[in-house]
RNA sequence: UGCCCUGUAGCUCAAUUGGCAGAGCACCUGACUCUGGAUCAGGGGGUUCCAGGUUCGAAUCCUGGCAGGGCAG
Numbered sequence: 001u002g003c004c005c006u007g008u009a010g011c012u013c014a015a016u017u018g019g020c021a022g023a024g025c026a027c028c029u030g031a032c033u034c035u036g037g038a039u040c041a042g043g044g045g046g047u048u049c050c051a052g053g054u055u056c057g058a059a060u061c062c063u064g065g066c067a068g069g070g071c072a073g
Stems, first nucleotide, its partner, number of pairs: 001072007010025004019056001027043005049065005
């Protein structure tokens, strides 16, 4: 320098190839317990990396940029 992959909750990842943004773990509250853990019930938490474009509608498609990883030189 070129090419490819990835970027979504605190963490690990889904979202059926454009139509209400979710799960597990973690966190908070309650029950249970002498206390804690485990278990059970409930709850909070998101500018989907950034900026534009297409569309009635974008996490998803297009362009540019940023960050991480890989390959080649």
Notes: This is a predicted structure of a 73-nucleotide RNA (transfer RNA) from a Rhodothermales bacterium. Rfam family: tRNA. By type it is a transfer RNA. Its mean pLDDT, the model's own confidence on a scale to 100, is 80.